[in-house]
């Protein structure tokens, strides 16, 4: 430069091929029970421009265009 694969709360992940209305869970984390404390359990609460940007469409985390990081292969 070129090929292909990835990008979703603070951390990891479902979902994207086969568009459907509030984006699921799991750790965390914050409070509250409970225990002399702590730790477990338990209960509630938390936090997502779905990597940007534009298109398609009634409707986009999903399709389709460029751009940006990342890995990994060829030159």
């Nucleotide at each position: 430069g070129g090929g292909c694969g990835c990008g979703u709360g603070g951390c990891c992940u479902a979902g994207c091929c086969a568009g459907g209305a509030u984006a699921g869970g799991g750790c965390g984390c914050u409070g509250g029970c409970c225990u002399u404390c702590u730790a477990a359990g338990c209960c509630a609460g938390u936090g997502g421009u779905c990597g940007c940007g534009g298109g398609u469409u009634c409707g986009a985390a999903u399709c389709c265009c460029g751009c940006c990081g990342c890995g990994u292969c060829c030159g």
Transfer RNA from a Thermoplasmatales archaeon, 75 nucleotides, folded computationally. The prediction has a mean pLDDT of 81. It matches the Rfam family "tRNA". Gene Ontology term of the family: triplet codon-amino acid adaptor activity. The source organism's lineage runs through Archaea, Methanobacteriati, Thermoplasmatota, Thermoplasmata and Thermoplasmatales. RNAcentral records the identical sequence in 5 taxa. The sequence is in RNAcentral, with records from ENA and MGnify.